[in-house]
Predicted 3D model of a 481-nucleotide part of an RNA (small-subunit ribosomal RNA, 3' major domain) from an uncultured bacterium. It matches the Rfam family "Bacterial small subunit ribosomal RNA".

Context: one part of a larger RNA
């Protein structure tokens, strides 16, 4: 100089605390172990793995495994010889398909100096060669996690020091912040902090459809339905607007306090993008690229079936209960955002139902999709129950060549465990947790209780920093680098 102290001093952080919801116990989903296996493909490992790569494993995906096939090769560029259409499409026979083997239709390629010149396609041989999710993230690029949105990381020049280095970047003070003021052998300056960038809160200007409807009129059983209106919401583009800018207090200042004012919004106005030198030889050679190294009748291609979904156990991350602040039934109300043509589907008609047959609009502010909890009533009265829905029998639908392993969904029947969870522990300061429903990417279908937005109800508690944990920043030791 660093690093490290069960040293000090000073500070921040849902880090204790104050509180609220859980998790740990129950079934199930759902990953990871470990066992099993012909195989259960690979990675991912304390925080920084484990509903993670995988934003969709019935074939396909796929990489593994069995048995079947191929070898210039599923795909690329070169050389040589040949045919000129090539293609597509259809039958017929083997066969589990890949495939072989035959017959058949359709078209008879472009340019042209009319030379098989040039292009382009399909076929054979041999070779260069393709191919490899095969190693190696400890040989690398990219891209990622995490320390941490913490406030820190450095340079130039001067100065101190024999040198490593120091100084600056420390004091005092303030801050979310190396923010800013002050002192000061430093003086300036770069990456970072701020800010410039999206969204939301509020106002104006402009526009006015497929949105909107005050007043006027016309029409209906009713509806912005129609003339029409540009005001009102709203859409979506400019602009204003918040600066400790006024005002009182304390301070040299820089700030800091005020149930000040004024304002839609007050002190970083809420959320997002943004993520510094750099730590873990930290993930990823299975996204992609890429040096070596290995395979080359196989470690490659192709196919059928099978396997990643096996199941005594152990963990994680969920859903979903144990009930009355609740469960059934019946009536009534209110959203934002996102998708939509091999799609999304109003109505109308038949099924209990899941769904079916018809059949309008919409490539959409124009059509489409019942918001749920809530309130209003009726019942159930405390039970393993009208709570709870596992798991199992039957009968269906639907997607798909095709749900046997191994699909979702109805309907009927059947009714496990569970009465609130030990020791441990995780999340959250506000429109936040909790609850409550909605859409979207994958995607025929769906194992979504997932992920990732959207809005609806809407809490409780922070005295305070001693303690645990992690960071910062100044000081001490130190047999550590």
């Nucleotide at each position: 100089u660093g690093a490290c102290g069960g040293g000090g001093a000073c500070c921040c952080g849902c880090a204790c605390a104050a509180g609220u919801a859980g998790u740990g116990g129950a079934g199930c989903a759902u990953g990871u172990g470990g066992u099993u296996u012909a195989a259960u493909u690979c990675g991912a490992a304390g925080a920084u793995a484990c509903g993670c790569g995988c934003a969709g494993a019935a074939c396909c995906u796929u990489a593994c495994c069995a048995a079947c096939a191929c070898u210039u090769g599923a795909c690329a560029u070169g050389u040589u010889c040949g045919u000129c259409g090539c293609g597509a499409c259809u039958u017929u026979a083997a066969g589990a398909g890949a495939u072989u083997a035959a017959a058949g239709u359709u078209u008879u390629c472009g340019g042209u100096u009319c030379g098989g010149c040039c292009g382009g396609a399909c076929g054979a041989a041999a070779c260069a060669c393709a191919g490899g999710u095969g190693c190696u993230g400890c040989a690398u690029g990219g891209c990622u996690g995490u320390c941490g949105u913490c406030a820190g990381c450095u340079c130039g020049u001067g100065u101190c020091g024999u040198g490593a280095g120091a100084u600056g970047u420390u004091g005092g003070g303030u801050u979310a912040a190396g923010u800013c003021c002050u002192a000061u052998a430093a003086c300036g300056a770069g990456c970072g902090c701020a800010a410039c960038c999206c969204c939301c809160a509020u106002c104006g200007u402009u526009a006015g459809u497929u949105g909107c409807c005050a007043a006027c009129g016309a029409g209906u059983a009713a509806u912005g339905u129609c003339g029409g209106g540009a005001a009102c919401u709203c859409u979506a583009a400019c602009g204003a607007a918040a600066c400790u800018g006024c005002c009182g207090g304390u301070g040299c200042a820089a700030a800091c306090c005020g149930u000040g004012a004024g304002g839609a919004a007050g002190g970083u106005g809420g959320g997002g993008a943004u993520g510094a030198c750099g730590u873990c030889a930290a993930a990823u050679c299975a996204u992609c690229a890429c040096g070596g190294c290995c395979c080359u009748u196989a470690c490659g291609u192709c196919c059928u079936g099978g396997g990643c979904u096996a199941c005594a156990c152990a963990c994680g991350u969920g859903c979903u209960a144990c009930a009355a602040u609740g469960g059934u039934c019946g009536g009534u109300a209110c959203a934002g955002a996102g998708a939509g043509c091999a799609g999304c589907c109003a109505c109308u008609u038949c099924g209990c139902g899941a769904g079916a047959a018809g059949g309008a609009g919409c490539a959409a502010a124009u059509c489409u999709a019942c918001a749920a909890a809530a309130c209003c009533g009726a019942u159930c009265u405390c039970a393993g129950u009208u709570c709870g829905g596992a798991u199992c029998g039957g009968a269906g639908u639907c997607u798909g060549c095709a749900a046997c392993u191994c699909g979702a969904c109805u309907c009927c029947g059947u009714g496990a465990a569970g009465c609130u969870g030990g020791a441990a522990u995780c999340g959250c300061u506000a429109g936040u947790a909790a609850u409550c429903g909605g859409a979207u990417a994958u995607c025929a279908g769906c194992c979504a209780u997932g992920a990732u937005c959207c809005g609806g109800u809407g809490a409780a508690u922070a005295c305070g920093u001693u303690c645990c944990c992690g960071g910062g920043c100044c000081u001490u030791g130190u047999a550590c680098a």